Predicted 3D model of a 77-nucleotide RNA (transfer RNA) from an Erysipelotrichaceae bacterium. Its mean pLDDT, the model's own confidence on a scale to 100, is 82. It matches the Rfam family "tRNA". Rfam classes the family as a transfer RNA. Its family is annotated with triplet codon-amino acid adaptor activity in the Gene Ontology. The same sequence occurs in records of 3 taxa. The RNAcentral record of the sequence draws on ENA and MGnify.

[in-house]
């Protein structure tokens, strides 16, 4: 320089050919329980899915730029 994967909550995954409010486990918070902690229970809270535009009635999903890693490949020496 060229093609292809990968990016989603503090961490680790799901989201079926685009279709209702983006799920779920762990961790945090509150609470119950206990004399306290721990476990278990209940609940709550946290994303504008890397970023940035486009299609579209609607996008995490398509398309096109772009950042980050990782692979393969080519050029120069």
């Nucleotide at each position: 320089g060229u093609g292809c994967c990968u990016a989603u909550a503090g961490c680790g995954u799901a989201a079926c050919c685009g279709g209702a409010u983006a799920a779920c486990g762990c961790a945090u918070c509150a609470g119950u329980c206990u004399c306290c902690g721990g476990a278990a229970c209940u609940g709550a809270a946290g994303a504008u899915u890397g970023c940035a535009a486009g299609u579209u009635c609607a996008a995490a999903u398509c398309u096109u730029g772009u950042u980050a890693g990782g692979c393969a490949c080519g050029c120069c020496a």